[in-house]
Small-subunit ribosomal RNA, 3' major domain from an uncultured organism, 483 nucleotides, folded computationally. Its Rfam family is "Bacterial small subunit ribosomal RNA".
Context: one part of a larger RNA
RNA sequence: UGACGGGGGCUCACACAAGCGGUGGAGGAUGUGGUUUAAUUCGAAGCAACGCGAAGAACCUUACCAGGCCUUGACAUGCAGGGAUAACCGUGGUGAAAGCCGCGGGAUUGCCUUUACGGGUGUAACCUGCACAGGUGCUGCAUGGCUGUCGUCAGCUCGUGCCGUGAGGUGUUAGGUUAAGUCCUUUAACGAGCGAAACCCCUAUCGUCAGUUGCCAUCGGUUCGGCCGGGGACUCUGGCGAGACUGCCGCGUUGAAGCAGGAGGAAGGUGGGGACGACGUCAAGUCAUCAUGGCCCUUAUGGUCUGGGCUACACACGUCCUAUAAUGGGCGGUACAGAGGGUUGCCAAGCCGCGAGGCGGAGCCAAUCCCUUAAAGCCGUCCCCAGUUCGGAUAGCAGGCUGCAAUUCGCCUGCUUGAAGCCGGAAUCGCUAGUAAUCGCGGGUCAGCUAUACCGCGGUGAUCUGUUCCUGAGCCUUGUACA
Numbered sequence: 001u002g003a004c005g006g007g008g009g010c011u012c013a014c015a016c017a018a019g020c021g022g023u024g025g026a027g028g029a030u031g032u033g034g035u036u037u038a039a040u041u042c043g044a045a046g047c048a049a050c051g052c053g054a055a056g057a058a059c060c061u062u063a064c065c066a067g068g069c070c071u072u073g074a075c076a077u078g079c080a081g082g083g084a085u086a087a088c089c090g091u092g093g094u095g096a097a098a099g100c101c102g103c104g105g106g107a108u109u110g111c112c113u114u115u116a117c118g119g120g121u122g123u124a125a126c127c128u129g130c131a132c133a134g135g136u137g138c139u140g141c142a143u144g145g146c147u148g149u150c151g152u153c154a155g156c157u158c159g160u161g162c163c164g165u166g167a168g169g170u171g172u173u174a175g176g177u178u179a180a181g182u183c184c185u186u187u188a189a190c191g192a193g194c195g196a197a198a199c200c201c202c203u204a205u206c207g208u209c210a211g212u213u214g215c216c217a218u219c220g221g222u223u224c225g226g227c228c229g230g231g232g233a234c235u236c237u238g239g240c241g242a243g244a245c246u247g248c249c250g251c252g253u254u255g256a257a258g259c260a261g262g263a264g265g266a267a268g269g270u271g272g273g274g275a276c277g278a279c280g281u282c283a284a285g286u287c288a289u290c291a292u293g294g295c296c297c298u299u300a301u302g303g304u305c306u307g308g309g310c311u312a313c314a315c316a317c318g319u320c321c322u323a324u325a326a327u328g329g330g331c332g333g334u335a336c337a338g339a340g341g342g343u344u345g346c347c348a349a350g351c352c353g354c355g356a357g358g359c360g361g362a363g364c365c366a367a368u369c370c371c372u373u374a375a376a377g378c379c380g381u382c383c384c385c386a387g388u389u390c391g392g393a394u395a396g397c398a399g400g401c402u403g404c405a406a407u408u409c410g411c412c413u414g415c416u417u418g419a420a421g422c423c424g425g426a427a428u429c430g431c432u433a434g435u436a437a438u439c440g441c442g443g444g445u446c447a448g449c450u451a452u453a454c455c456g457c458g459g460u461g462a463u464c465u466g467u468u469c470c471u472g473a474g475c476c477u478u479g480u481a482c483a
Base pairs, nucleotide, nucleotide: 001483002482003480004479005478007477008476009475010474011473012472013471015467016466019431020430021429022428023427026322027321028320029319030318031317032316033315034313035312042053043052064308065307066306067305068304069303070302073132077131078130079129080128081127082126088105089104090103091102092101093100094099110121111120112119113118134297135296137295138294139293143291144290145286146285147284148282150280155194156193157192158191159190160189161170162169163168174185175184176183200274201273202272203271205242206241207240208239209238210237211236215231219229220228221227245268248262249261324424328383329382330381331380332379333378334377340371341370342369345364346363350359351358352357390421395416396415397414398413399412400411401410437460438459439458440457441456442455443454
């Protein structure tokens, strides 16, 4: 100087308390461990691995396994020799395919010379050979890059000066204050940098400009639908601008920083959210995104194909979904979003089917058309506390869709079947506002989908207010046989 302490002081955080909803029990989904296997490819490992890489494993993907085949190779560049037989199309044999062995069609066959035959020279492709390609093989403890984490925590440093023999200290401490090393006062310190804040984006209010979305608001028409004429009011869309700064009042304080209250205001004291992550820590993670040193393989540790596996199942754990019902379930009627996507696409009306879906073909490269009826809600009605009209696992049959192909191993529909489960031990998680809880909708990936995941969107909409303790963190101080 740090680190540590079942030392002290001050302070903060859904850290605890107060509360709401869960997990741990059930069934299922998914990831992991283990076991099994020819293979169940690999990585991730307390927090910070475990719905993680995977924003899509039937083939492909695919890295794994079995078997078949290929070697200058699926891909790149160059050299030497041969060399007009290309690409492409069709086709035979063998085969599971790949591959191997053939056949036919198919262009100018470059230039020079030659009447022509021919000769010389050169090249894309192809063949042979060589140099090389190739490797998701090893090392993240050789690395770059990227990322997680402490932590959006308030810290981490520098120049000059001063103090100390020196390591180092001071500044950065102290008194206040703040979300903050934020600001003020004091001060052997005076300044400065990286962080905090601000600048950036979205959102909340208003103005202005603009009107193939919107409006009868106003006028006319109407087959009643902004449908038509028309209008630039309103909603909205999107550019520009205004607005919030403790600016004003009052209060206490050191004539300070600032704190509590009030007015005005759509909004206050960082308005709400996002992007943004200091010096560093964990030899943290990744050689399988990529790049890359070294090492290793080179008729195989490379390449290709068929099939299988990654989907196994006595078990164990994590994260979720659906429930256990009456603030509920079934049926009928009826209302209101936002944000997205769409041309190898989204697909309307109409018709067929109980339905998944099929037929059909209008419109739309989209504020014009479609996906698209939002659901919870509200109204009416049935159920009457029961393993039930709760719950839907499992299973049988019959169908639909995608795709070369759904057996291993897809999704969906109808009928039947109806399991466990009556609120969950020790323990444990999330959350302070349009949040928790709850309800549906969309998107990416994608032929299809094992999505209950992930990323977004809106609808309805709560409870709580203290710092003794647990956990973590910051500053000052103290002890130390630790570095």